[in-house]
RNA sequence: GGGCGGUUAGCUCAUUUGGCUAGAGCGCGUCGUUGACGUCGACGAGGUAACAAGUUCGAUUCUUGUACCGCCCA
Numbered sequence: 001g002g003g004c005g006g007u008u009a010g011c012u013c014a015u016u017u018g019g020c021u022a023g024a025g026c027g028c029g030u031c032g033u034u035g036a037c038g039u040c041g042a043c044g045a046g047g048u049a050a051c052a053a054g055u056u057c058g059a060u061u062c063u064u065g066u067a068c069c070g071c072c073c074a
Base pairs, nucleotide, nucleotide: 001073002072003071004070005069006068007067010026011025012024013023019057028044029043030042031041032040050066051065052064053063054062
């Protein structure tokens, strides 16, 4: 330098070919339970969907560019 894949909550990930208020597990907070901790149960907080532009009535999803990570080729 070229090709391919990836980037969504603190972590690991889902999101059936564009459309309901973007979700799950773990973690975190509060409450209940316990002598206490843990377990368990209930509730809750936490998101610019890497960044920018474009297409569209509407984009996490499609297109382009940039950045970063991984693999392969040279």
This is a predicted structure of a 74-nucleotide RNA (transfer RNA) from a Candidatus Nomurabacteria bacterium. Its mean pLDDT, the model's own confidence on a scale to 100, is 82. The RNAcentral record of the sequence draws on ENA.